Transfer RNA from a Methanobacteriota archaeon, 73 nucleotides, folded computationally. The prediction has a mean pLDDT of 82. Its Rfam family is "tRNA". From the family's description: Transfer RNA (tRNA) molecules are approximately 80 nucleotides in length. Taxonomically the source falls in Methanobacteriota (Archaea, Methanobacteriati). RNAcentral holds the sequence, with entries from ENA.
[in-house]
RNA sequence: GCCAUAGUAACUCAGUUGGUAGAGUGGCAGAUUCGUAAUCUGCAAGUCGCGGGUUCAAGUCCCGCCUAUGGCU
Numbered sequence: 001g002c003c004a005u006a007g008u009a010a011c012u013c014a015g016u017u018g019g020u021a022g023a024g025u026g027g028c029a030g031a032u033u034c035g036u037a038a039u040c041u042g043c044a045a046g047u048c049g050c051g052g053g054u055u056c057a058a059g060u061c062c063c064g065c066c067u068a069u070g071g072c073u
Base pairs, nucleotide, nucleotide: 001072002071003070004069005068006067007066010025011024012023013022019056027043028042029041030040031039049065050064051063052062053061
């Protein structure tokens, strides 16, 4: 330098044919317990890597860039 894959909550990851952004773990609060752990219930947490474009509507499609991993030279 070229190719491929990936980037979504603090972490690990879903997200179907473009149509209200989700789960588990973790955090906080409550219930339960003599107390802790475990369990149950609730709550908070996101510019969907960045910038443009298409569209009534973009995490999803298109273009450029950045980062990570792997491969080729």